[in-house]
Context: one part of a larger RNA
């Protein structure tokens, strides 16, 4: 490179929006560049095939024919398919409408328990805390009970292989802003779409800058134990940090370890939304059963697959595009370039070793 591959063997970028580019639904005219078909010009020689001839034979040489020379151009046919231009269309897409769903996001406002701390009032010796215990707290009055208050973080039950979002993630109310999805339509536009190399947003946690805040928990550190030790694990204190605003960072077992987008390919059964249809009823934003359409499980047949298993939410059959992999280690290191205040991240070797 031909080629195989990427759920666990190396191997889907964290998601995402999109630029180039790739690739693209029925149709009707036209071009005819692409492909295809005809001729014509070129397409050196050597070589190579078969006769023949020339060295005494062969090799070897030499003629004639054949062939080969994949190409390149010229000029014509042709219109199927790609393609361009141009008709139209409606199934992909997308725009209204319409009633519902949802922890989806941004601000603000409200509330609730319990935790701690203050103050008051009861009340008198332990209380904490473990396998045991000791550090620890307690006559200056803990612990325990009752009542007031501050503050700051959270938001039980409901909570459900339940929703919802592109992923990170998102769960008390109420309100104002804004996003999207799914159903349903006798509406509109009419391929306007997929994918995406560069690029752009987003992006748990911890960590970083500056300013608040700091109730509980708690890296570090400090005691108390266990042990041989014990730089742990338990135990008693505790700073950063956890929170709030404004940057930064840009990683994760960022995970379904499985890229998106589309079509085809048996079923079964459960949750959620919309729709409909029957019924039932306490007539309501009610139920219950069944269809249809969306999304979420669960089992299951073909096929698939090393096997595990996966099966209309595929890892089956296929098409389109992107990314990535090529023995283990040396190593996600060095070296250079780049972002970043740093931490450090992105991009990545090799020698040598196995």
């Nucleotide at each position: 490179u031909u080629g195989g591959g990427c759920c666990u063997a190396a191997a889907g970028c964290g998601u995402u929006c999109g630029u180039a580019g790739c690739c693209g639904g029925u149709u009707u005219a036209g071009u005819a560049a692409g492909u295809u078909c005809c001729a014509g010009g070129u397409g050196a020689a050597a070589u190579c095939g078969u006769u023949c001839u020339g060295c005494u034979u062969a090799a070897c040489a030499g003629a004639a024919c054949g062939g080969c020379g994949u190409g390149c151009u010229u000029g014509g046919a042709g219109u199927a398919c790609u393609a361009c231009u141009u008709u139209a269309c409606u199934u992909g897409g997308g725009a209204c409408c319409g009633g519902g769903a949802g922890g989806a996001g941004u601000c603000a406002g409200a509330g609730g328990u319990a935790u701690u701390c203050c103050g008051g009032g009861g009340g008198g010796a332990c209380c904490g805390g473990u396998a045991a215990a000791a550090u620890g707290g307690g006559a200056u009055a803990a612990u325990c009970c009752c009542c007031g208050g501050a503050g700051g973080a959270c938001c039980a039950c409901c909570u459900g292989u339940g929703g919802c979002g592109a992923a990170g993630g998102c769960g008390u109310c109420u309100g104002a802003c804004u996003a999207g999805a799914a159903c349903g339509g006798a509406u509109c536009c009419g391929a306007c779409g997929g994918u995406g190399a560069g690029g752009g947003a987003c992006g748990a946690a911890a960590g970083c800058u500056a300013g608040g805040g700091g109730a509980g928990c708690g890296a570090a550190c400090c005691g108390g134990a266990u042990u041989a030790g014990a730089u742990a694990c338990c135990c008693g204190a505790g700073u950063a940090g956890u929170c709030c605003u404004a940057g930064c960072u840009g990683u994760a077992a960022a995970c379904g370890c499985u890229g998106c987008g589309a079509g085809c390919u048996a079923g079964a059964u459960g949750g959620u939304g919309c729709a409909u249809a029957u019924u039932c009823u306490a007539c309501a934003u009610g139920a219950a059963u069944g269809u249809g359409c969306a999304g979420u499980g669960u089992c299951g047949g073909a096929g698939c697959g090393a096997a595990g298993g996966c099966a209309u939410u595929a890892a089956g059959c296929u098409c389109g595009c992107c990314g990535c992999c090529u023995g283990g280690g040396a190593a996600g290191u060095a070296c250079g370039g780049u972002c970043g205040c740093a931490a450090g991240g992105c991009u990545g070797a090799a020698a040598c070793u196995u």
Model confidence (mean pLDDT): 88 of 100. This is a predicted structure of a 354-nucleotide part of an RNA (small-subunit ribosomal RNA, central domain) from a metagenome. Its Rfam family is "Bacterial small subunit ribosomal RNA".